Source information:
The prediction has a mean pLDDT of 81. This is a predicted structure of a 74-nucleotide RNA (transfer RNA) from a Planctomycetota bacterium. Lineage of the source: Bacteria > Pseudomonadati > Planctomycetota.
RNA sequence: UGCCGGAUCGUCUAAUGGUAGGACGGCGGACUCUGGAUCCGCUAGUCUAGGUUCGAGUCCUAGUCCGGCAGCCA
Numbered sequence: 001u002g003c004c005g006g007a008u009c010g011u012c013u014a015a016u017g018g019u020a021g022g023a024c025g026g027c028g029g030a031c032u033c034u035g036g037a038u039c040c041g042c043u044a045g046u047c048u049a050g051g052u053u054c055g056a057g058u059c060c061u062a063g064u065c066c067g068g069c070a071g072c073c074a
Base pairs, nucleotide, nucleotide: 001070002069003068004067005066006065007064010024011023012022013021018054025043026042027041028040029039030038047063048062049061050060051059
């Protein structure tokens, strides 16, 4: 430098172009003599900038970062 793949709550992981959800974690509460366990509620996210579309996490373009492969110089 080129090619390929990837980027979603703190972490992991879903979402046929049509309300961004779940689990764990964290916080609060219920229960309990206390703690654990259990139950309930809350918490917080689509890498960036454009484009297409009535509508984009999803499709297109460019970029950033990560991984893999190949190559160039020394």

It was read from a public genome assembly.